This is a predicted complex of two RNAs, RNase P RNA and transfer RNA, with 432 nucleotides together. Rfam match: Bacterial RNase P class A. From the family's description: Ribonuclease P (RNase P) is a ubiquitous endoribonuclease, found in archaea, bacteria and eukarya as well as chloroplasts and mitochondria. Gene Ontology terms of the family: tRNA processing, dimeric ribonuclease P complex and ribonuclease P activity. Model confidence (mean pLDDT): 76 of 100.
RNA sequence: UUCUGAAACAAGAUGAUCGCUGUUGGGCUUUAUGCUCUUCGGAGGAAAGUCCGGACAACACAGGGCAACACGCCGGCUAACGGCCGGGACGUGCAAGCGUACGGAAAGUGCCACAGAGACUAUGUACAGGCUGCCGCUUAGGCGGACGGUGCUGUAGUGAAAAGGGUAAACCCCGUGUGUUGCAAGGUCAAAUAGGCUUUCCAGGUUAACACCACCGGCGGCCCGUCGGGCUGAGGGGAAACCCUCUGGGGAAGCGGGUAGACUGCUUGAGCCUUGUAGUAAUACAAGGCCCAGAUAAAUGAUCAUCGCUCUUGAAAAAGGGUUACAAAAUCCGGCUUAUAUGUUUCAGAUAUAA
RNA sequence: GGGCGAUUAGCUCAGAUGGUUAGAGUACUUGCUUGACAUGCAAGGAGUCACUGGUUCAAUUCCAGUAUCGCCCACCA
Numbered sequence: 001u002u003c004u005g006a007a008a009c010a011a012g013a014u015g016a017u018c019g020c021u022g023u024u025g026g027g028c029u030u031u032a033u034g035c036u037c038u039u040c041g042g043a044g045g046a047a048a049g050u051c052c053g054g055a056c057a058a059c060a061c062a063g064g065g066c067a068a069c070a071c072g073c074c075g076g077c078u079a080a081c082g083g084c085c086g087g088g089a090c091g092u093g094c095a096a097g098c099g100u101a102c103g104g105a106a107a108g109u110g111c112c113a114c115a116g117a118g119a120c121u122a123u124g125u126a127c128a129g130g131c132u133g134c135c136g137c138u139u140a141g142g143c144g145g146a147c148g149g150u151g152c153u154g155u156a157g158u159g160a161a162a163a164g165g166g167u168a169a170a171c172c173c174c175g176u177g178u179g180u181u182g183c184a185a186g187g188u189c190a191a192a193u194a195g196g197c198u199u200u201c202c203a204g205g206u207u208a209a210c211a212c213c214a215c216c217g218g219c220g221g222c223c224c225g226u227c228g229g230g231c232u233g234a235g236g237g238g239a240a241a242c243c244c245u246c247u248g249g250g251g252a253a254g255c256g257g258g259u260a261g262a263c264u265g266c267u268u269g270a271g272c273c274u275u276g277u278a279g280u281a282a283u284a285c286a287a288g289g290c291c292c293a294g295a296u297a298a299a300u301g302a303u304c305a306u307c308g309c310u311c312u313u314g315a316a317a318a319a320g321g322g323u324u325a326c327a328a329a330a331u332c333c334g335g336c337u338u339a340u341a342u343g344u345u346u347c348a349g350a351u352a353u354a355a
Numbered sequence: 356g357g358g359c360g361a362u363u364a365g366c367u368c369a370g371a372u373g374g375u376u377a378g379a380g381u382a383c384u385u386g387c388u389u390g391a392c393a394u395g396c397a398a399g400g401a402g403u404c405a406c407u408g409g410u411u412c413a414a415u416u417c418c419a420g421u422a423u424c425g426c427c428c429a430c431c432a
Base pairs, nucleotide, nucleotide: 001352002350003349004348005347006346007345008344009343010342012307013306014305015304016303017302018301020042021041022040025037026036027035028034044326048337049336051335052334053333054332055331056182057181058180059179063224064223065222066221068178069177070176071175072174073087074086075085076084077083088102089100090099091098092097103173104172108171109170110167111166112165120164126155127154128153129152130150131149132148133147134145135144136143137142186264187263188262189261196255197254198253199252200251201250202249204213205212215229216228217227218226219225231248233246234245235244236243237242257431258430259429271290272289273288274287275286276285277284278283308323309322310321311320312319313318356428357427358426359425360424361423362422365381366380367379368378374412383399384398385397386396387395405421406420407419408418409417
């Protein structure tokens, strides 16, 4: 120099003019909004996907078990996590590095196609051998066999795997964790309507009362447990227990109808910057400083000038052009994942090239 | 803003416990039938199982990510 790798950063700057939106203070006015002057702000590294985890809020927020779901090497960090940091193991790369859903297959069940003799309770005769039976030969030892049995041993071949297993991103077992619903949660007020229709529910025994038993309902599913509940009047039947019907009131679901509003939740927060201390690090603590969008069909923009960056032409001077990528808050945070033009810095590696 | 679901032939849909070659209807092509068409009969073609990775011997199927499309959720009474 080239190639490669890791980490971090920027995401044009300044000024002028004209707007949009929130806000501080003041003025005018019809006192409710409007107008006007003025002060200070006004998108991102991912605001995105909504994939995880929390805060917050409602659900009549006691608790336990089962089920369901998620996660899974070891240790640490954190409000929490499936995230992050450190270490190990495995895989990959020459290396710097990169990747990993990495508990258990000696608890049980399932699956392992095709090929192959045989596929996970093994098995055929392909080859060689062993053991054993039978037959023949032999005094015996033993020898032989187009014979039978036995996978007992090895080889070849098939296959991902040949008795060794593999598979838990199959069921499952072990350990840990988890209530449900999401700011269209929830609260306050206003406006309008046919203040409508249909279905369904509003039970007991006992007692002076409390309590208790039974029943119904809530506590995400089931069980235990726990909490809550019992409307009103009239008529009829019946010996009674009790049953039936109707009026009014209340609850739930569905259909139909109306509104398309205001305020709140709402932005001071696990907040940001600098320095120091502890720790390998993630991170924690301390001190000082700072206030940094809150819109609602949805604001955060446009034009010009200078500088910067970049492209083309050119030997140079200079001239001309562009100023972009991904994309834009919607209750708020911590992560992950995905998209991203161009540029900068630091560190590291090389079996590349040159000296 | 929030919560769910789907993607397989031109179109509408099946499919399974992961296993040799993914089916049905309709549409399309060819032939027969007809004077000619429709109908009918016979045969045939057509698939990146949305895309990209991973697990596994093996993935349309299991897991993760991405893309596209669709559905539901306001208040009053």